[in-house]
Predicted 3D model of a 74-nucleotide RNA (transfer RNA) from a Tissierellia bacterium. Rfam family: tRNA. Rfam classes the family as a transfer RNA. It was read from a public genome assembly. Its mean pLDDT, the model's own confidence on a scale to 100, is 80. The organism belongs to Tissierellia, within Bacteria.
């Protein structure tokens, strides 16, 4: 070079065949709880779904294009 898979919260990933305020674990920060602390258990904040464009009423989810990352083949 080519061809395929992937990229969604700090991290590890879910998200079906486009539909409705985008989610779980786990770190985090507050409270209870303890004599303090783990541990629990209850709230709570973090997101231009990788950039940009296009379909569409409507896109994380279809297309095209660029970038990052991994497999394979030359």
């Nucleotide at each position: 070079g080519c061809a395929c898979u992937c990229g969604u919260a700090g991290c590890u990933c879910a998200g079906c065949u486009g539909g409705a305020u985008a989610g779980a674990g786990u770190a985090c920060g507050u409270g209870a709880c303890u004599a303090c602390g783990a541990a629990u258990c209850a709230c709570g904040g973090g997101g231009u779904c990788g950039g940009g464009a296009g379909u569409u009423c409507g896109a994380a989810u279809c297309u095209c294009u660029c970038c990052g990352a991994g497999u394979g083949c030359g």